[in-house]
Context: one part of a larger RNA
């Protein structure tokens, strides 16, 4: 922290009214004020046309029975309120831009003039002497004292660790480190200035500020952005969509909200009736896709000199069989949509004005699309809830289920969901489950167990177990090194003896052998085998702090299914009482609420008028079980020590809890 001025606009109030009104200014008075004068001007009373112009008409036009705009409804001035526009325009907030100045006492470069560099160590050129030479060169010894040379203090610097990090210090300290006669260091004075200077060059420095210094001004720059925006109660109550947008977190118009006036049932839902349709499902007549077979237009291959022939190749069309489709439909719902009358239920609908807010939506169910028939995913559509909705349930849990809180009550009935204890409320009946299944989970697997169905065998003795048999031609033929029931191949897989016995079911052998099965007899004496559907269970089943996949205790029902009768359970409904709103009203209905619209009030400071409280104690402050629907308001007592209040109007620097607010204090 929504103000003021001006001008529109709408509403309210007041004056006058076919009219209304003065502006600047002037005069006067009781002079920060008021009264009178002032009709210039403005708005209205007539419009139409580009205009001329005409006029309740006019324009268009050659002309209109036409068409457009008019003629029928009163305005105007002032004040108040809402709102728009122009202004800083609700308040605070940039980084920046421009103008004029101030800075080189820091620092950079340059100019002028001065100053400083312990000590040690190295030993260039040159010179002298000796040697050497024809003369030189050259060699040696001395002398000499060069160097962006060496070591190392002052001085200048800053490579490493540590300390310091609200430091002792807004860059320091201890220890080590680099340069130290040089492109060295330094004193004093001076020069260069911001669209600039300086720069051994780092966007480095230009006074703890530098990708453009600082100070003042333009200036309340602008901020489609963030934050904040102050008393109360009552009524209604959204949106997160469309179109356009240098537009996408902003706008404009429409949609949805509110309020005034008008209209006066014109509105919504359901029932009955009448319509249009091409979705779901379905279908294959069309358009395409696609399967198997039959037929085989045509083509390919081979043979042929040609005619032609052959072809387990490809394959149109046709027929039969079985399918698929958002961009296929011959046929075709439900729902939804449009319409009329009547009825029921509700109380809306439309028009013209004032004021908005909204343009980030979320989840759930259903129908599509995108994605991977992923996502607490993205994009649409329909509905619901949340948003803006409290209460009960789901342990806890905006978006799920039930249900929409005006207030009071230790009254009653219910919803969802529940009724062993935590924790309000339960019993009965018939079954199922043995897995703590219930209280997570798939494909798949299994003599778990209940129900139903159909089927084979069985007192002429089944199924299981035990005893016995299971033979002969023959080692079937072939193959093979061998192949004898049992490596492999062949076969109308034979025939004989039998109670029964395969040219052999499996194991086995190098091949035989051996064991076993099918099949048969006996013992025994009643059910037994394979299958389909279905209820409830089992395995499948490994995770990270701790049981941890019923909310816990615990439960064999306190689990699951079916049925019956009770009860508990909410701010729902009812009962009793109160308040408020709307409606021609002895009554009925209504009162959750964010953005937002509308209404009614409380309080603060000042002014006018009236009242007339106060040292016998004003305001302020403290306390108390007072009053009022709230903001708030009294009364009494104490304190305090001089101003204060009420009524009716008026004017505002008029209400604070938030702004990393501002100032003061702790």
């Nucleotide at each position: 922290a929504g103000u003021u001025u001006a001008u529109g606009u709408a509403c309210g109030u007041a004056g006058c009214a076919a009219g209304g009104u003065u502006a600047a200014g002037u005069u006067c008075c009781u002079c920060a004020g008021g009264a009178a004068c002032g009709g210039a001007g403005c708005c209205g009373a007539a419009g139409g046309g580009a205009a001329a112009c005409c006029g309740a008409g006019u324009g268009u036009g050659a002309a209109a029975u036409g068409c457009g705009c008019g003629a029928g409804a009163a305005g105007u001035u002032a004040c108040g309120u809402g709102u728009a526009u122009a202004a800083g325009a609700c308040c605070c907030g940039a980084a920046a831009c421009c103008g004029g100045g101030u800075g080189a006492c820091c620092u950079a470069a340059c100019c002028a003039u001065g100053u400083g560099c312990a000590g040690g160590a190295u030993g260039a050129a040159g010179u002298u002497g000796a040697g050497g030479u024809a003369a030189a060169a050259c060699u040696c010894a001395a002398u000499g004292g060069a160097g962006g040379a060496c070591c190392g203090a002052a001085c200048c610097g800053a490579c490493c660790c540590c300390c310091g990090u609200u430091g002792a210090a807004a860059a320091g300290g201890u220890g080590g480190c680099g340069g130290a006669u040089g492109a060295c260091a330094u004193g004093u004075g001076g020069u260069u200035a911001g669209c600039g200077g300086a720069g051994a060059a780092a966007u480095u420095c230009c006074a703890a500020u530098c990708g453009a210094a600082c100070c003042c001004g333009g200036a309340u720059a602008u901020a489609g952005c963030u934050g904040g925006u102050u008393c109360u109660c009552c009524c209604c109550g959204a949106a997160a969509u469309a179109g356009c947008u240098u537009u996408a977190g902003g706008g404009c118009u429409a949609g949805c909200c509110u309020u005034g006036c008008g209209u006066g049932a014109a509105u919504a839902u359901u029932a009955u009736c009448g319509g249009a349709g091409g979705u779901a499902a379905a279908g294959c007549a069309c358009u395409g896709a696609a399967u198997a077979g039959a037929u085989g237009c045509g083509g390919g291959g081979c043979c042929g000199a040609a005619a032609g022939g052959c072809u387990a190749c490809c394959a149109a069309g046709u027929c039969u069989u079985a399918u698929c489709a958002a961009a296929c439909u011959a046929a075709g719902a439900a729902u939804g949509c449009c319409g009329a009358a009547u009825a029921a239920u509700a109380a809306u609908g439309c028009g013209c004005g004032g004021g908005a807010g909204u343009c980030a939506g979320a989840c759930a169910a259903u129908g599509u699309g995108a994605g991977a028939u992923a996502a607490g995913u993205c994009u649409c559509a329909u509905u619901g809830u949340c948003a803006a909705a409290a209460g009960g349930g789901a342990a806890a849990c905006a978006g799920c289920c039930c249900a929409g809180a005006u207030c009071u009550a230790c009254a009653g009935c219910u919803a969802a969901g529940g009724u062993c204890c935590c924790a309000a409320a339960u019993a009965u009946a018939u079954g199922c489950u043995a897995a703590g299944u219930g209280g997570a989970g798939a494909a798949g697997g299994a003599u778990g167990u209940g129900g139903c169905g159909a089927u084979g065998c069985a007192a002429a003795a089944a199924c299981a177990a035990c005893c016995a048999g299971g033979a002969u031609g023959u080692u079937g033929g072939c193959u093979u090194a061998g192949a004898a029931g049992c490596a492999g191949c062949c076969a109308c897989a034979c025939a004989u003896u039998c109670a029964a016995a395969g040219a052999g079911u499996g194991c086995g052998u190098a091949a035989c052998a051996g064991c076993u099965c099918a099949c048969u007899g006996g013992u025994c004496g009643a059910g037994u085998g394979a299958c389909g559907c279905u209820g409830c269970g089992c395995c499948g089943a490994a995770g990270a702090u701790g049981u941890a996949a019923c909310g816990g205790g615990g439960c064999u029902a306190a689990g699951c299914a079916u049925a019956u009768a009770a009860c508990c359970g909410a701010a729902g409904c009812u009962c009793a009482g109160g308040c408020a709103g709307u409606c021609a009203a002895u009554g009925a209905c209504u009162g959750g609420g964010u953005a937002g619209g509308g209404g009614a009030g409380c309080g603060u400071u000042c002014c006018a008028u009236a009242a007339g409280g106060g040292g016998u104690g004003a305001a302020g402050c403290c306390a108390a079980a007072g009053c009022g629907g709230a903001a708030g308001c009294a009364u009494u007592g104490g304190u305090g020590g001089a101003c204060a209040u009420u009524a009716u109007g008026g004017a505002a620097g008029u209400g604070a809890g938030a702004a990393u607010g501002c100032c003061g204090g702790a």
Molecule: large-subunit ribosomal RNA, domain II
Organism: metagenome